[in-house]
Context: one part of a larger RNA
RNA sequence: GAGUAACGAUAAAGGGGGUGAAAAACCCCCUCGCCGGAAGACCAAGGUUUCCUGUCCCAUGCUAAUCAGGGCAGGGUAAGUCGGCCCCUAAGGCGAGGCCGAAAGGCGUAGUCGAUGGGAAACGGGUUAAUAUUCCCGUACCGGUAUUAUCAGUGAAGGGGGGACGGAGAAGGCUAUGCAGGCAUGGCGUUGGUAGUCCAUGUGAAAGUGCGUAGGGAGAUGAAUUAGGUAAAUCCGGUUCAUUAAUUCUGAGACACGAGACGAGUCACUACGGUGAUGAAGUUGCAGAUGCCCUGCUUCCAGGAAAAGCCUCUAAGCUUAUGAUAAUACUGACCGUACCCCAAACCGACACAGGUGGUCAGGUAGAGAAUACCAAGGCGCUU
Numbered sequence: 001g002a003g004u005a006a007c008g009a010u011a012a013a014g015g016g017g018g019u020g021a022a023a024a025a026c027c028c029c030c031u032c033g034c035c036g037g038a039a040g041a042c043c044a045a046g047g048u049u050u051c052c053u054g055u056c057c058c059a060u061g062c063u064a065a066u067c068a069g070g071g072c073a074g075g076g077u078a079a080g081u082c083g084g085c086c087c088c089u090a091a092g093g094c095g096a097g098g099c100c101g102a103a104a105g106g107c108g109u110a111g112u113c114g115a116u117g118g119g120a121a122a123c124g125g126g127u128u129a130a131u132a133u134u135c136c137c138g139u140a141c142c143g144g145u146a147u148u149a150u151c152a153g154u155g156a157a158g159g160g161g162g163g164a165c166g167g168a169g170a171a172g173g174c175u176a177u178g179c180a181g182g183c184a185u186g187g188c189g190u191u192g193g194u195a196g197u198c199c200a201u202g203u204g205a206a207a208g209u210g211c212g213u214a215g216g217g218a219g220a221u222g223a224a225u226u227a228g229g230u231a232a233a234u235c236c237g238g239u240u241c242a243u244u245a246a247u248u249c250u251g252a253g254a255c256a257c258g259a260g261a262c263g264a265g266u267c268a269c270u271a272c273g274g275u276g277a278u279g280a281a282g283u284u285g286c287a288g289a290u291g292c293c294c295u296g297c298u299u300c301c302a303g304g305a306a307a308a309g310c311c312u313c314u315a316a317g318c319u320u321a322u323g324a325u326a327a328u329a330c331u332g333a334c335c336g337u338a339c340c341c342c343a344a345a346c347c348g349a350c351a352c353a354g355g356u357g358g359u360c361a362g363g364u365a366g367a368g369a370a371u372a373c374c375a376a377g378g379c380g381c382u383u
C1' cells in the first nucleotide's frame, strides 16, 4: 500500500421468549421467503465413527459463537429369509503333465479361479437418544438332519430336457396412485351465506395360504419299433398305429382368510421432552400409468451368453441299503449392517458455484419427468 480488496452463488429476512460473561448467526415460538423430477426420500461406489448423549471454546469454522461434521468422555451397528460367504459359469487370469525357448520365460490341455449375470426362503405393526425386512408382537416360508407312516428298486463327473435370453411396434386386461361423492370426528368465524350445496382432519393393511379369472402358448395320451444322442437307457430324437375336441401348461389382478393390527380425536398425568388409557368412520364412483400380465403377441435382420441348481434316463455299484411323499421334532454357522451418499462427510490441496451410477415420482394448469405455483419433506446457502 491499507483498515483498502475480499468474507465463495442476489433463495430474505423480521419480531418475541430462553440460555449465557457476552447473542444478527445457538435453542423455542410467530410471521416472511426459497426448493419441491429436488435444494425431498432410499441404495451402490467411496469415506471410515463424521452417528447419539454429556461437557468444553486455545486452535479449526473466511466474522462472533453459549453452536458445530471442532476438543474430551461415554454410548451406539443384533438376520436361516437383505447383501456377501456358498453353488455355477462369461470376458479374462492362473495352469499338473505338454509344446517352445540359451535362460528369464512364452503358449496351452485337464483343471482351477473369476460377477457386472444364473441359483432356496418374510411380511405387517410396534419399539430406541442413536439399530431394525435384523430386537419385540402377530402371521408365514425355505433348506438340512432324525423318527414315524405309506409307497417304490436305487444309482453319475455320463445321455436328454430345461435354465435360455435381440431390436422395434401395437392392442387388450389390471394395479399403484389420484380425484369426486358418501361417512366419521372437530369447528360455527361481527358484512351476502352459519346447522350448511360451509371449513379442517381422517377414511386403511403386507407376505403367505386358498381359488384359478382377463389373457397367452401347445395338440395331448397310449402302444409298437428304431443305423442317432461316444457305452447303456424305460429318457430324448426318428418311424408306424390307436384314442381323443376340449384337454393341458402358463398367467397379472380380483375375491376369501390372514385381521379388528392401525386409526382422527377425547380423557388423565407430566421433569413440558412426552407418557398412559380409550378409540369413530374405515365405503361408492370416475380417471389411470413409463409399473404388472409381457421372458407374451406382431414384425424385422445385423439372428441376439454360458454353466450349475431343477426334472428325467440309465452304467458301474449297492439292494439290513437307497429313493419319493406326508407328518412331527430339532437345526440353520461366519462377515457386512452406525452415519454421509448430487454432498460441508466421496473425487477436486479448502466447510471449493465443478464432477459422481441406480431407485421412488403427490396436487392445480399442461402432450409432458418441459414450465409455473404448491404438498410431504428440507432449507434461507457462517460475516
Stems, first nucleotide, its partner, number of pairs: 013031006032380004040360004046340002050338001051075006060068002080141002082336003086119003092113003098107003122139005142332011153318002158313004166300004172293003177287005182203006188196001208257003215250004219244008228236002262282001265278005301304001346355002362374004
Predicted 3D model of a 383-nucleotide part of an RNA (large-subunit ribosomal RNA, domain III) from Lacimicrobium alkaliphilum. The coordinates come from a structure-prediction model, not an experiment, and the mean pLDDT is 81.